[in-house]
RNA sequence: AAAGAGGAGAAAACGGUCGCGCUUUAUGAUUGUAUGAAGUGAGGAAAGUCCGAGCUCCGAAGAGCCGUGGUGCCCGGUAACACCGGGGCGGAGAGAUCCGACGGAAAGUGCCACAGAAAAUAUACAGCCUACCUGAACGCCUGGGCGUUCAGCGGUAAUGGUGAAAACGAGGUGUAAGAGACCCCGCCCGGAUCAGGUAACUGGUCCGUGAGGUAAACCCCAUCCGGAGCAAGGCCAAAUAGGGAAAGAGGGGUUGGCUCGCCCCGAUCGAUUUCCGGGUAGGCCGCACAGAACCGGCAGGCAACUGCUGUGUCAAGAUAAAUGACCGUGUCUGUCAUCCAUGACAGAACAGAACUCGGCUUAUUCUGCUCUUUCUGA
Numbered sequence: 001a002a003a004g005a006g007g008a009g010a011a012a013a014c015g016g017u018c019g020c021g022c023u024u025u026a027u028g029a030u031u032g033u034a035u036g037a038a039g040u041g042a043g044g045a046a047a048g049u050c051c052g053a054g055c056u057c058c059g060a061a062g063a064g065c066c067g068u069g070g071u072g073c074c075c076g077g078u079a080a081c082a083c084c085g086g087g088g089c090g091g092a093g094a095g096a097u098c099c100g101a102c103g104g105a106a107a108g109u110g111c112c113a114c115a116g117a118a119a120a121u122a123u124a125c126a127g128c129c130u131a132c133c134u135g136a137a138c139g140c141c142u143g144g145g146c147g148u149u150c151a152g153c154g155g156u157a158a159u160g161g162u163g164a165a166a167a168c169g170a171g172g173u174g175u176a177a178g179a180g181a182c183c184c185c186g187c188c189c190g191g192a193u194c195a196g197g198u199a200a201c202u203g204g205u206c207c208g209u210g211a212g213g214u215a216a217a218c219c220c221c222a223u224c225c226g227g228a229g230c231a232a233g234g235c236c237a238a239a240u241a242g243g244g245a246a247a248g249a250g251g252g253g254u255u256g257g258c259u260c261g262c263c264c265c266g267a268u269c270g271a272u273u274u275c276c277g278g279g280u281a282g283g284c285c286g287c288a289c290a291g292a293a294c295c296g297g298c299a300g301g302c303a304a305c306u307g308c309u310g311u312g313u314c315a316a317g318a319u320a321a322a323u324g325a326c327c328g329u330g331u332c333u334g335u336c337a338u339c340c341a342u343g344a345c346a347g348a349a350c351a352g353a354a355c356u357c358g359g360c361u362u363a364u365u366c367u368g369c370u371c372u373u374u375c376u377g378a
Base pairs, nucleotide, nucleotide: 001374002373003372004371005370006369008367009366010365013329014328015327016326017325018324020041021040022039023038024037025036026035027034043350047361048360050359051358052357053356054355055229056228057227058226062260063259064258065257066256069224070223071222072221073087074086075085076084077083088102089100090099091098092097103220104219108218109217110214111213112212125160126159127156128155129154133152134151135150136149137148138147139146140145141144168186169185171183172182173181188210189208190207191206192205193204194203195202196201233285234284235283236282243276244275245274246273247272250265251264252263253262293313294312295310296309297308298307299306300305331348332347333346334345335344336343337342
């Protein structure tokens, strides 16, 4: 100097004029609003709505079974999580580092296109053998036997081809030719055992011929879980038609089903359900959002994080939706000029709260720190 990897921070600000929302307060006003003053007003992702909760209701109200769904290596963290930290194994990369939908294929059922003979109790296309058995031809010796060739009946899966993958791999024995058929070594898998580690797992020894892949296919195993959601849910006021018709003896009680249990309403003065029609759709709360909150200090822990501590900090709350516009100074980045100070020009991303919080994912501008690799110089 170049290329790359990992983490952290920032997203300006000040003044003036005008226009908005909220809080406090003063004066007026008298149930609806004016004026003045002070303060304050959109992120680091507010986005996605992918997870988890707080909170609200079903609700005085249980237990069991089945189903649906989520998670899936180990140990920790956390209110909890599919998140975070640390490790193990596997994979990518030269490396710093990054990724993993990471339990089980020896419980079962499926699937593996095309090509290829054949895709898992498989298989014979080309090829190899003809030892055993049968037949034919030829040659030799000649009671009948021997040799060669061909064919049949057969054997074969080592060689070749196809394919992502052909039934575990290399070396040998053996065979007519071959093959885990056998031997030795090795890999995977299953079992037993020893050592290390909390564990996942790692290493060693012995036995076994057991041996394709796929569970991001169904499935099996382990484990977790009620549902719906601020348009949740409460309060106040007002209005209408305490309307009409049909069914009706059971119905309802956690928003999958069943069983048991318990409770509530009701059986013609009718619980509940269906259809038609009418009224209202206003205001307030939920919502100065004070919290599993943030910041600082000390201690523990590899870390995530936890404990203690402090006269520490904390006014956006709209409701068709406020948080703005203009001017001046000015911030950051780039280019050019300049002896320095400095000056001129251009540009400034992604993007806007709607109950709150902890995460993840996605979009994007700039700054700096640590690390890896290459080149060059000292």
A computed fold for a 378-nucleotide RNA from a Candidatus Zixiibacteriota bacterium, annotated as Bacterial RNase P class A.
It was read from a public genome assembly, where an Rfam model found it.
It matches the Rfam family "Bacterial RNase P class A". From the family's description: Ribonuclease P (RNase P) is a ubiquitous endoribonuclease, found in archaea, bacteria and eukarya as well as chloroplasts and mitochondria.
Taxonomically the source falls in Candidatus Zixiibacteriota (Bacteria, Pseudomonadati).